The RNA shown here (transfer RNA) has 73 nucleotides and comes from Carboxydothermus hydrogenoformans Z-2901. Rfam family: tRNA. Rfam's curators write: Transfer RNA (tRNA) molecules are approximately 80 nucleotides in length. The RNAcentral record of the sequence draws on Rfam.

[in-house]
RNA sequence: GGGCGCGUAGCUCAGCUGGGAGAGCACCUGGUUCGCACUCAGGAGGUCGAGGGUUCGAGUCCCUUCGCGUCCA
Numbered sequence: 001g002g003g004c005g006c007g008u009a010g011c012u013c014a015g016c017u018g019g020g021a022g023a024g025c026a027c028c029u030g031g032u033u034c035g036c037a038c039u040c041a042g043g044a045g046g047u048c049g050a051g052g053g054u055u056c057g058a059g060u061c062c063c064u065u066c067g068c069g070u071c072c073a
Stems, first nucleotide, its partner, number of pairs: 001072007010025004019056001027043005049065005
């Protein structure tokens, strides 16, 4: 330098054929307990790496770009 893959909540990840942004763990509050743990109920937390385009509508499609991994040179 070129090919391919990945980037979504604090962490690990899902998100189908373009239409509601989600799960588990962690965190907060309450219940339960003499107390803690377990458990139950509720809650908060997001520029979907960045910018642009297409579209009535983009995490998803297209272009550019950044980072990481891998292969080739």